[in-house]
RNA sequence: UACUUAUCAAGAAAGGUGGAGGGAAUGGCCCUAUGAAACCUUAGCAACCAGCCUUAAAUAGGGUAUGGUGCUAAUUCCAUCCCAAAAUAUUUGGGGUAGUUAAGUC
Numbered sequence: 001u002a003c004u005u006a007u008c009a010a011g012a013a014a015g016g017u018g019g020a021g022g023g024a025a026u027g028g029c030c031c032u033a034u035g036a037a038a039c040c041u042u043a044g045c046a047a048c049c050a051g052c053c054u055u056a057a058a059u060a061g062g063g064u065a066u067g068g069u070g071c072u073a074a075u076u077c078c079a080u081c082c083c084a085a086a087a088u089a090u091u092u093g094g095g096g097u098a099g100u101u102a103a104g105u106c
Base pairs, nucleotide, nucleotide: 002105003104004103005102006101008099013042014041015040016039017038021031022030023029025080026079027078028077043072044071045070048068049067050066052062053061054060076098081095082094083093084092085091086090
């Protein structure tokens, strides 16, 4: 990098360095010198994997937060392709694509 499975309406920020971008892409709309990205420190959230308990066993169930990740503006910020419905320049719902994260496979 690719593929498989699961996941995405909830949750959780301060400080330091830095100095103009960021929110994946496109459009929209936002955030940002009252300080963007990135890096570091501390704190927190969650519970995917391991570990722990139940079980004959588990790919089932439970709980914890010790370890490995992840995350801490806005529903994955909204839309994008298809279908359906309605009060039809629009709105709502469902599915898909893409993406995120985890675990696994080559």

Description: Predicted 3D model of a 106-nucleotide RNA (SAM riboswitch aptamer (S box leader)) from Pedobacter chinensis. Lineage of the source: Bacteria > Pseudomonadati > Sphingobacteriales > Sphingobacteriaceae > Pedobacter. It was read from a public genome assembly, where an Rfam model found it. It matches the Rfam family "SAM riboswitch aptamer (S box leader)". Rfam links the family to the GO term regulation of gene expression. Model confidence (mean pLDDT): 83 of 100.